[in-house]
Context: one part of a larger RNA
């Protein structure tokens, strides 16, 4: 000199864009943060209308509408948070997978036949303070289970071509494995959309393996028994001591093993002419974690932040028998600390989940609020104005200086206040309408393409613009001995104090304190801390 996720002191007008618990991966009241589908299913409470009965209180049946709860599907493995652990194929980079998986999506084949038994909801009853649990009866499905059919799939045999040897192709045997419906149009046959099953290919995502690279300590020198390799078996989507039995005795190490300490890694950020040094906050990629430790279940995918089980610590409820919980999601609270925000608005946009859709959900996100925390921009007025006014300070005085500075005259209105006007962020969806197309039908609905039309704004009293008013609403902080730009007077008297270094202060202190004047920066200025 530059920089900062800064803090502290004094001061503080506005706007834009960013950033905001670096400490205790400490504990958390409250609300919200993951739902959705009635076009998978049974169907109730309830409401309305009509009819029957009536002791006029009601009750039964039919039709229509219809929650909540439940079965079922998809999603809760994404999105959001944090950096504890981790020195490791965790990350970066370059590769391998002939050793693998991949829901939804896209393209392309084939199929979707016929049956069965349950179970929640519901009704009845029981136990319990609650959380919840149990028994009996009975019901549905795209829930569950057989049967049939079935090969391009899988296992296996043979022949053959090819190959990077668990790959690809062809032919031919044996064995084995499927399915579910819903809804529209038409009207007895049919036809469309969507779903389901089974193949092939792609896309996307993921698993595993390898070369190389990036911390400190040798005052850590030896280390290792599933250890290193083999054979057999198991296991996985998949290679492998991944696991087990047996056999061998290997494996790593001064090119630093092992141990200890520290730490998420990277794109990047800061500094520097560069080389290098330091850092990894925000944003993006990736990994790990979700009170602590362990475990599996479900699933295409988890060993799962707002799922389950066990153990532990802590907190809460309890009728003492037993139960409930997990903010490192968004706000917010307590504690800690030098220190870090609103218990805000909205799904209008972008994106995500579900749904044919309408739509619902979304503390992701879009916005607003607080904080000079940072960067950038603007303003606090402009011109004229000398009897160089008054006052202050200095000087014995003359006078000098503050200083065109003020006053005064005139102008402007950024900003401010008041009023008015007013974009863009909205694309189009459902639907409507017009035209065209593919294909099939007896036709219609539908499918594809194009044009027109067609609702929706949290921000928001928005930005911008116009009118009116009036210099009006707006300047401080540090320094002045040298380094280092800028001085005089008074007070003090090695005191009080200053200080980054050198050093000032003991009676004329340019160094302390105050004032005048000056210098620097400016909505900031200084100090402290840290890095280069």
């Nucleotide at each position: 000199g530059a920089a900062c996720g800064a803090a502290c002191g004094c001061u503080g007008g506005c706007g834009g864009c960013g950033c905001g618990u670096u400490u205790u991966a400490a504990g958390c009241a409250u609300g919200c943060a993951a739902g959705u589908c009635g076009g998978a299913c049974g169907g109730u409470a309830u409401a309305a209308a009509g009819a029957g009965c009536u002791u006029c209180g009601g009750u039964u049946c039919u039709u229509u509408a219809g929650a909540g709860a439940g079965u079922g599907g998809c999603g809760g493995a994404c999105g959001g948070g944090u950096g504890a652990g981790u020195a490791a194929c965790a990350c970066g980079u370059a590769g391998g997978u002939g050793a693998u998986c991949u829901a939804c999506c896209u393209c392309u084949g084939g199929a979707u036949g016929g049956g069965g038994g349950a179970u929640a909801g519901c009704c009845c009853a029981u136990g319990g303070a609650a959380a919840c649990a149990u028994g009996g009866g009975g019901u549905a499905a795209u829930a569950c289970c057989g049967c049939a059919u079935g090969a391009a799939g899988c296992c296996u045999g043979u022949a053959u071509c090819u190959u990077u040897c668990g790959g690809g192709g062809u032919a031919u045997g044996g064995g084995u494995u499927a399915a579910a419906g819903g809804u529209g149009c038409a009207a007895u046959u049919g036809u469309g959309c969507u779903g389901u099953c089974u193949g092939g290919a792609g896309a996307u995502g993921a698993g595993c393996c390898u070369g190389c690279g990036g911390c400190c300590c040798a005052u850590u020198a030896g280390u290792u028994a599933g250890u290193u390799g083999g054979c057999a078996g198991g296991g996985u989507a998949a290679g492998a001591g991944c696991c087990u039995a047996c056999c061998a005795a290997g494996g790593c190490g001064a090119u630093g093993a092992u141990g200890g300490g520290u730490a998420g890694c990277c794109g990047g950020c800061c500094u520097g002419a560069g080389a290098g040094g330091g850092c990894g906050c925000a944003c993006g990629g990736u990994c790990a974690c979700a009170c602590u430790g362990g475990g599996a279940c479900u699933g295409a995918g988890a060993c799962a932040c707002g799922g389950c089980c066990c153990a532990g610590a802590c907190u809460c409820c309890u009728a003492c028998g037993g139960g409930a919980g997990g903010c490192a999601g968004c706000a917010g609270c307590u504690a800690a600390g030098a220190a870090u925000c609103u218990u805000c608005c909205g799904c209008a946009a972008u994106g995500g989940g579900c749904g044919c859709a309408a739509g619902c959900c979304u503390g992701a996100c879009g916005g607003a609020g607080c904080g000079a925390c940072g960067c950038c921009g603007c303003g606090u007025g402009g011109a004229c104005g000398a009897a160089g006014a008054a006052g202050g300070c200095c000087g014995a005085a003359a006078g000098g200086u503050u200083g065109u500075a003020a006053a005064g005259u005139u102008c402007u209105u950024u900003u401010g206040c008041a009023g008015g006007u007013g974009a863009a962020g909205a694309a189009u969806a459902a639907g409507g309408u017009a035209g065209g197309g593919a294909g099939u039908g007896g036709a219609a609905c539908g499918c594809c393409c194009u044009g027109c039309u067609g609702a929706u704004g949290a921000c928001g009293u928005u930005a911008g613009c116009c009118u009116g008013c009036g210099a009006a609403u707006a300047a401080g902080c540090c320094c002045c001995g040298g380094c280092c730009a800028a001085u005089u007077a008074c007070g003090u008297g090695c005191c009080a104090g200053c200080a980054g270094c050198c050093g000032c202060g003991g009676u004329a202190a340019c160094a302390c304190g105050u004032a005048u004047g000056g210098g620097g920066c400016g909505a900031g200025c200084g100090u402290u801390g840290u890095u280069c």